[in-house]
């Protein structure tokens, strides 16, 4: 040093839901709160899944729903870079 993750120790994060802000909206920022995490730390490169708007097509005609583009959003879906605390077996 790789690898592995204990009813270990210390110390971290915080799901839903409740108030306040931010956004058309997915959601997101503080606060309280814990369902759960051993990288639940970073980074939207790839895939997925949500958000908006346009455009296509089908409709009487819209609307929803489906295709495609753009913008975005999730890193607590996956996968991948990178980087980290601790030390039984």
């Nucleotide at each position: 040093u790789u690898a592995c993750g204990a009813g270990a120790a210390a110390g971290g994060c915080a799901a839903a839901c409740c108030c306040u802000g931010a956004g058309c909206a997915a959601u997101u920022a503080g606060g309280g709160g814990a369902c759960g995490c051993a990288a639940a730390g970073u980074a939207a490169a790839g895939g997925a899944u949500c958000u908006u708007u346009a455009u296509g097509a089908a409709u009487u005609c819209a609307a929803a729903a489906c295709a495609u583009a753009a913008a975005g959003a999730u890193a607590g879906c996956c996968u991948u870079a990178c980087u980290a605390c601790c030390g039984a077996a």

Predicted 3D model of an 89-nucleotide RNA (c-di-GMP-I riboswitch aptamer) from Candidatus Jettenia ecosi. The sequence was found by an Rfam model in a public genome assembly. Lineage of the source: Bacteria > Planctomycetota > Candidatus Brocadiia > Candidatus Brocadiaceae > Candidatus Jettenia.